[in-house]
The prediction has a mean pLDDT of 81. A computed fold for a 1420-nucleotide RNA from an uncultured prokaryote, annotated as small-subunit ribosomal RNA.
RNA sequence: AACGCUAGCGGCAGGCUUAACACAUGCAAGUCGAGGGGUAAAAGGAAUAGCUUGCUAUUUGCUGACGACCGGCGCACGGGUGCGUAACGCGUAUACAAUCUACCUUUUACAGAGGGAUAGCCCAGAGAAAUUUGGAUUAACACUCCAUGGAAUUAUAAAGUGGCAUCACUUAAUAAUUAAAGUUUCGGCGGUAGGAGAUGAGUAUGCGUUCUAUUAGCUAGAUGGUGUGGUACCGGCACACCAAGACUACGAUAGACAGGGGUCCUCAGAGGAUGGUCCCCCACACUGGUACUGAGACACGGACCAGACUCCUACGGGAGGCAGCAGUGAGGAAUAUUGGUCAAUGGAGGAAACUCUGAACCAGCCAUGCCGCGUGCAGGAUGACGGCCCUACGGGUUGUAAACUGCUUUUAUACGGGAAGAAACCUGAUUACGUGUAAUCAGCUGACGGUACCGUAUGAAUAAGCAUCGGCUAACUCCGUGCCAGCAGCCGCGGUAAUACGGAGGAUGCAAGCGUUAUCCGGAUUCAUUAGGUUUAAAGGGUGCGUAGGCGGGAUAGUAAGUCAGUGGUGAAAUCCUACAGCUCAACUGUAGAACUGCCAUUGAAACUAUUAUCCUUGAGUACAGUUGAAGUAGGCGGAAUGUGUAAUGUAGCGGUGAAAUGCUUAGAUAUUACACAGAACACCGAUUGCGAAGGCAGCUUACUAAACUGUCACUGACGCUGAGGCACGAAAGCGUGGGGAGCGAACAGGAUUAGAUACCCUGGUAGUCCACGCCGUAAACGAUGAUUACUCGUUGUGUGCGAUAUAUUGUACGCGACUGAGCGAAAGCAUUAAGUAAUCCACCUGGGGAGUACGUUGGCAACAAUGAAACUCAAAGGAAUUGACGGGGGCCCGCACAAGCGGAGGAACAUGUGGUUUAAUUCGAUGAUACGCGAGGAACCUUACCUGGACUUAAAUGUAGUUUGACCGGCUUAGAAAUAGAUCCUCUUCGGAGUAAAUUACAAGGUGCUGCAUGGUUGUCGUCAGCUCGUGCCGUGAGGUGUCGGGUUAAGUCCCAUAACGAGCGCAACCCCUAUUGUUAGUUGCUAACAGGUAAUGCUGAGGACUCUAGCGAGACUGCCACCGUAAGGUGUGAGGAAGGUGGGGAUGGACGUCAAGUCAGCACGGCCCUUAUAUCCGGGGCUACACACGUGUUACAAUGGUCGAUACAAAGGGCAGCUACACAGUGAUGUGAUGCAAAUCUCAAAAAUCGAUCUCAGUUCGGAUUGAAUUCUGCAACUCGACUUCAUGAAGGUGGAUUCGCUAGUAAUCGUGCAUCAGCAAUGAUCCGGUGAAUACGUUCCCGGGCCUUGUCACACCGCCCGUCAAGCCAUGGAAGUUGGGGGUACCUGAAGUCUGUAACCGUAAGGAGCGGCCUAA
Repeated sequence: AACGCUAGCGGCAGGCUUAACACAUGCAAGUCGAGGGGUAAAAGGAAUAGCUUGCUAUUUGCUGACGACCGGCGCACGGGUGCGUAACGCGUAUACAAUCUACCUUUUACAGAGGGAUAGCCCAGAGAAAUUUGGAUUAACACUCCAUGGAAUUAUAAAGUGGCAUCACUUAAUAAUUAAAGUUUCGGCGGUAGGAGAUGAGUAUGCGUUCUAUUAGCUAGAUGGUGUGGUACCGGCACACCAAGACUACGAUAGACAGGGGUCCUCAGAGGAUGGUCCCCCACACUGGUACUGAGACACGGACCAGACUCCUACGGGAGGCAGCAGUGAGGAAUAUUGGUCAAUGGAGGAAACUCUGAACCAGCCAUGCCGCGUGCAGGAUGACGGCCCUACGGGUUGUAAACUGCUUUUAUACGGGAAGAAACCUGAUUACGUGUAAUCAGCUGACGGUACCGUAUGAAUAAGCAUCGGCUAACUCCGUGCCAGCAGCCGCGGUAAUACGGAGGAUGCAAGCGUUAUCCGGAUUCAUUAGGUUUAAAGGGUGCGUAGGCGGGAUAGUAAGUCAGUGGUGAAAUCCUACAGCUCAACUGUAGAACUGCCAUUGAAACUAUUAUCCUUGAGUACAGUUGAAGUAGGCGGAAUGUGUAAUGUAGCGGUGAAAUGCUUAGAUAUUACACAGAACACCGAUUGCGAAGGCAGCUUACUAAACUGUCACUGACGCUGAGGCACGAAAGCGUGGGGAGCGAACAGGAUUAGAUACCCUGGUAGUCCACGCCGUAAACGAUGAUUACUCGUUGUGUGCGAUAUAUUGUACGCGACUGAGCGAAAGCAUUAAGUAAUCCACCUGGGGAGUACGUUGGCAACAAUGAAACUCAAAGGAAUUGACGGGGGCCCGCACAAGCGGAGGAACAUGUGGUUUAAUUCGAUGAUACGCGAGGAACCUUACCUGGACUUAAAUGUAGUUUGACCGGCUUAGAAAUAGAUCCUCUUCGGAGUAAAUUACAAGGUGCUGCAUGGUUGUCGUCAGCUCGUGCCGUGAGGUGUCGGGUUAAGUCCCAUAACGAGCGCAACCCCUAUUGUUAGUUGCUAACAGGUAAUGCUGAGGACUCUAGCGAGACUGCCACCGUAAGGUGUGAGGAAGGUGGGGAUGGACGUCAAGUCAGCACGGCCCUUAUAUCCGGGGCUACACACGUGUUACAAUGGUCGAUACAAAGGGCAGCUACACAGUGAUGUGAUGCAAAUCUCAAAAAUCGAUCUCAGUUCGGAUUGAAUUCUGCAACUCGACUUCAUGAAGGUGGAUUCGCUAGUAAUCGUGCAUCAGCAAUGAUCCGGUGAAUACGUUCCCGGGCCUUGUCACACCGCCCGUCAAGCCAUGGAAGUUGGGGGUACCUGAAGUCUGUAACCGUAAGGAGCGGCCUAA
């Protein structure tokens, strides 16, 4: 500045940044009659005429005046704009001995005498108009001729003085040329020619003055000279001739953008940015060109020509230029009145009055900015009402805020008074000189404006908004919304608890303004002069030589360019700063000072840099002697291997791979032997070894060439370092020409692998690899580390020399390495071979992508290389290190993880769970491991949450308060499927009521509805894996590390040793229980050896505590002892002892920090949301039990180690009164009927496999038992959907189970039964516990799975990670594109206006000159 919302007043400033786009209308430059001829208009006078006697008409330049005209001065100032211009345009400092200057000041001299015209006026014409033609006549300070003329000009030559090169000045001389205007009141004013001044202008020069090299060469009057012309003047300014120059990497030329400065903004400064108002300079005036007049213009409101545009027209022809002030249209986000006055200041003319003046002074509009003032002040707590919030009978906040009381009146309104800016000119008077000038006094003159200001009255009366409130950044809550709507300057907010969205309340900030947007500077040391970097973040050129340039050792002397100091000039004013002053303050303004850090001149100093001269030796080089090496170039030679050829031996395969095949081979391969040939590369030595500038260099040898180092300290005497451009070298691949070609081997072919395999593997194989010559010029050309010089602790190895020595060692120089300090570094790391401390020079960098791409240019045969952007897009990209996770990375270790075994699953039938399907419903949840005989440890009703139908509006408990009732519950009864509805029956009483119960009302409900991703609690899993942490210390800028790592050892972060760590906690282990041995105590319901009694028999009884057993307390096992190994921890042993030996076996508790947003809102609890005559509640029935199918977990089997029948033994742990039931009887049996014991070491449930016999004899069977039929039993209101059991009959699949997969290491697997919870009964083959019988195998850790520790790379939502490329649609950006189109510029040629200059016989003119015609040049 603009926009949005809002708005009380004043002062001072500012106001088309865009279209130098186009302009209607008005005004912006005139004036002088004291230069002139005159008289159109209007006024006065005079005269004449008419008469309505003061009016009309006519005449008269007579007067004041004055249109048009001649003439003078002005119009070149003032005012506007910023197109052009990269330039002597501007700034600054100089110069003109190379110049001009009207009006003004001062000074010198002069002004004599003539002449002819012309405009106007008048007459006559042309034209629409603009305009114009002809005739007659006239004036001037208009024009012109003659005279005079010097200190003017020109020419000639001289003297003197001076200076800055050409020269300048002064003096006198000769010759030639050139002037004038009048008017007057007689003072003047004006005129002509000179000198001086002042002012203004012109020209030249030093320095400074934007970007681009993807603009590197430019120039033809171009550079200079001589001459001529031209100009106010110098000059290639122009022309003729001559010469071959001038500018340029210190950036010429070209292109783009741009008026410059004083200043203004920002900044600590240096800088960056700016050129609006005001002042100075420049340029321009519709676009381009040209001259005229004039002192001054190539002229904003003058002329001519060309062009574009607009207007008038009678169509023939004409007119115009607001980038002056207002104003209009257009453009634009955007910028004002068609105002007043010459009162002041200034300008033009004039003698003056005066006239003109959109300059100027004022007013109007605009919160556009700066400054000032106000919208009240004091008291006032029931902390009012209302609003908002909360833990809500209450509190907080709005808030002393309001109401209310008192006070004040700036402002406002009304009325009254009322300026300064004014002094001149002029007029009048007076005074001094004396008809005028000067001074003094008086008078005259105000647009702004009745404005500023002052007084009186009234009354808190007339006056507050905007933005923000997640962090940055001052200010917080509620509601709504639900990744929607929206916010956002950056980070980011919003997916149902948003201080970030929208609203509200409150708060914060600023305030007549507040926010937003745009632009500039700052912060940004983020282009780094002050003041940065380049190992890995962007960045060292691939390497050397070397030009320009930059920098450079020691000593002495000179100079004074840089440098430093003094002085002088300049650096306009305004601005900035300081002081004072004027408007009530301030903004604003004035006065004075300081400053303007600059430039120029001059005087001095001499340390440093520079320069000149003379020296020096330490830098650098040379000489001599020696040494070293895969240093280079050319030639010669060698052996091994490979391939091929020939010959021979020999026979069926060879070759190749993970396995194969293609391929070779009976035409004799492969293999073996001999000979011959070819090309390429050089085993061992050989090494973080050597050499080279880098690339690079490897058999031996010869020649040539180069280098480094050491020693001597002989020579030169700074000869040096770096190095933009330039030149040379430069791996591999590739290119050209000609050779060569054994092996290898892109392309290609075939065979495999694979889903595919244009690959990896195999068999072949061309270019190439090799040589010569010529190109290319790039690489992770790397030490990702430019070159040179100096300095700065140590340890150790090695190569090549030289030296000292006791031959043990050791010094020194130059190289190549390792480690470690200080220092540096973001860290990793570097560390005398620096990435340390310094110096010099070069190269390079400035967020990622686009892109080392496009265009242009250069090089190249090409491939390509070098140089090298932008649009667009993202908010990151990147480095180093840390902790975890992961890897079909590595190392170590463990586990029924594999292996070794045993038994299963997967095939059959059935049971059960799940998916799917179906259904009115098949309620819900669980879904890899870690869901699927799981929640459910027990769905016929109930459960039950689901469906269908029928009902109800509140069930139940409890409390409070009120009301009503007497049958509420219950019984009986009716209807009904039931729920439910209806009928019928209280107790006591002092008759007041009380008790009790129900109903009803109110307050408090209910929900297995949603969200396990809002949660608590709890659980699974990794995993009984050995881990997870803390305190203090130490290390690190920090994240973090150390401890916890290392060496051993262990089941174990178990323990030991070592150790910048020392300790500790949660885990491990141990402590607890059962079991294995034993002692002791105790002895009933258990036991019974001895004694006694008794029975058909039995611890049955007395008795006993010995034994078994029961259950309390103890013991015992600790690598304690021995041997060996080991420092130790510990390990090994068919050791000893012992019931047991190395955590003896099992279990419980304890499952570390954590992971899976793992499971559960349906066990419970709980936030939020949802339903409320329903998603709540009750009831009957149905469903959860469906069934083509798929999966999991089981049971039974497939049989002879077996089935069936008979006989006969041995447990443990549990349960039992609505119960377990002995025993007897009945039934084939399930069971029933009696009856007894037991609330239980007492009674009871209550064993099987095994063992002994018999039978079956390998079959779908005397295996197997599904399915089905019939008949029963039991539970229960009730077994139809939908229970279990029994008997008889029936007798399905199934003959040991594909790929694959599960469990188990000893009292284990396998096998055999028993018990129990739930439970009326049971779909239990499930879950859980108990005992009986009782194996096999483990070489070992390569592999599969899981885990632990260390290490490495990537990832951090952490491998279900990260991440690459193509494709669709489209064309916003960028590039290309057949073409098409516009703009700018250059060059060449043709034509060539106006105009200057020039030439010229005919025409005009006495002449001067003109017309006409021609020439040169140029715009278009």

The RNAcentral record of the sequence draws on ENA.